[in-house]
Context: one part of a larger RNA
RNA sequence: GAAUGAACGCUGGCGGCAGGCCUAACACAUGCAAGUCGAGCGAAGCAGCAAUGCUUAGCGGCGGACGGGUGAGUAACGCGUGGGAACAUGCCCCUUUCUACGGAAUAGCCUCGGGAAACUGGGAGUAAUACCGUAUAAGCCCUACGGGGGAAAGAUUUAUCGGGAAGGGAUUGGCCCGCGUUGGAUUAGGUAGUUGGUGGGGUAAUGGCCUACCAAGCCGACGAUCCAUAGCUGGUUUGAGAGGAUGAUCAGCCACACUGGGACUGAGACACGGCCCAGACUCCUACGGGAGGCAGCAGUGGGGAAUCUUAGACAAUGGGCGCAAGCCUGAUCUAGCCAUGCCGCGUGAUCGAUGAAGGCCUUAGGGUUGUAAAGAUCUUUCGUGGGGGAAGAUAAUGACGGUACCCCAAGAAGAAGCCCCGGCUAACUCCGUGCCAGCAGCCGCGGUAAUACGGAGGGGGCUAGCGUUAUUC
Numbered sequence: 001g002a003a004u005g006a007a008c009g010c011u012g013g014c015g016g017c018a019g020g021c022c023u024a025a026c027a028c029a030u031g032c033a034a035g036u037c038g039a040g041c042g043a044a045g046c047a048g049c050a051a052u053g054c055u056u057a058g059c060g061g062c063g064g065a066c067g068g069g070u071g072a073g074u075a076a077c078g079c080g081u082g083g084g085a086a087c088a089u090g091c092c093c094c095u096u097u098c099u100a101c102g103g104a105a106u107a108g109c110c111u112c113g114g115g116a117a118a119c120u121g122g123g124a125g126u127a128a129u130a131c132c133g134u135a136u137a138a139g140c141c142c143u144a145c146g147g148g149g150g151a152a153a154g155a156u157u158u159a160u161c162g163g164g165a166a167g168g169g170a171u172u173g174g175c176c177c178g179c180g181u182u183g184g185a186u187u188a189g190g191u192a193g194u195u196g197g198u199g200g201g202g203u204a205a206u207g208g209c210c211u212a213c214c215a216a217g218c219c220g221a222c223g224a225u226c227c228a229u230a231g232c233u234g235g236u237u238u239g240a241g242a243g244g245a246u247g248a249u250c251a252g253c254c255a256c257a258c259u260g261g262g263a264c265u266g267a268g269a270c271a272c273g274g275c276c277c278a279g280a281c282u283c284c285u286a287c288g289g290g291a292g293g294c295a296g297c298a299g300u301g302g303g304g305a306a307u308c309u310u311a312g313a314c315a316a317u318g319g320g321c322g323c324a325a326g327c328c329u330g331a332u333c334u335a336g337c338c339a340u341g342c343c344g345c346g347u348g349a350u351c352g353a354u355g356a357a358g359g360c361c362u363u364a365g366g367g368u369u370g371u372a373a374a375g376a377u378c379u380u381u382c383g384u385g386g387g388g389g390a391a392g393a394u395a396a397u398g399a400c401g402g403u404a405c406c407c408c409a410a411g412a413a414g415a416a417g418c419c420c421c422g423g424c425u426a427a428c429u430c431c432g433u434g435c436c437a438g439c440a441g442c443c444g445c446g447g448u449a450a451u452a453c454g455g456a457g458g459g460g461g462c463u464a465g466c467g468u469u470a471u472u473c
Base pairs, nucleotide, nucleotide: 001473002472003471004470006469007468008467009466010465013345014344015343016342017341018340019338020337021303026301027300028299030298031297032296035062036061037060040059041058043056044055045054046053047052069256070255071254078181079180080179081178082177083176084175087173088172092169093168094167095166096165097164098163099162100134101133102132103131110123111122112121113120114119140149141148142147154161155160156159182228183227184226189219190218191217194216195215196214197213198212199211200210201209231253232252233251234250235246236245237244238243258279259278260277261276262275281292282291283290284289309335311334312333313332317331318329319328320327321326348378349377350376351375358369359368360367361366382414384409385408386407387406388405392400417462418461419460420459421458422443423442424441428457429456430455431454432453438445439444
């Protein structure tokens, strides 16, 4: 000098764009953050004379594996980059083909109970795109090539939405490998599923992934193992560069969801707002037993030098469901708060010498503040008051918002501070103090004339900021 997710002190007019718990992955009151489909199904209730319509708990389907948060763990094929073969892929696109006949249940409902509650037991009976069987099988799977196995679902009404099988595509994901990826040797040996093989199991798939047996390997000073630290990257920052430091916001990947473990369902999870078990903590209880998980958005307590509103809207973009109308969406878009940063603008312009008054200094003559003020002429940015008023949206629909912007009016009117002045380093005098009080980044100032302390006048620098502290280059 540059930089910062900054903080602190003094000060503070406006706008645009961005940013805003770096600390306790500490604990959380309250509200909201994932629903949707009646064009899958029966039923109940309501409206209606009826046809029918509406509402909803339940069964069923799709979605809750995305989106959003955080960085605890992880030194690892985790990430980056370049390759690979033994895989899967709901929704989407293309192609071929099928969609036949039956059956048994169960929730809701009704009824009888148990329980404080959470919830739960028995009985009767009912539906489906829920479940099961049979048939069929081009293609598909298995095969010892003889053969064997396996499918579907209808709905509304007349044109659609669906269902099954197979093949292909696209997308996404799983797996493997080369290279790169912090410090410590005051960590030198580490390893028994360990290293390899065979048979088997398991998986969508390769593989000690698992298992039985066999062999005795495998890694290591080119740093194994151990310890410490750490999410990685695109980037960011500094620097002429090489390099150093860093990984907030935004984007990609990974990991996690009170702590630890586990599986279920599913195309996909070993699942933030699902389930089970254990633990700690909090809450309810009739003491028998139950409920909960903000590292979602706001918000609270706590910690801290320090970091915001319990806001508006689905109008746009996107997502889920639905034939659709539409519903949901703290994603998102907006607004609020904060000089936290960057950028822009203003706080007036021109003229004005008796160089006024006052202040300060003085050699007492004067000098300086200083065209500065006053005064005169003028302008009206921003702000204020009034009027008009968008684009963003398409036929309709605008949270933002009566916002941006435009016009009119008044009036210099409402708008300047901070640090420094011994040298480094731009800027000097007086008074007070007297090694005191104090200053200080380094050198150093202060013990009676201190340009270094405190005040004043004057000056220098930056400016809605200026200094200080911390950190990086």

Annotation
The part of an RNA shown here (small-subunit ribosomal RNA, 5' domain) has 473 nucleotides and comes from a metagenome. The prediction has a mean pLDDT of 87. It matches the Rfam family "Bacterial small subunit ribosomal RNA".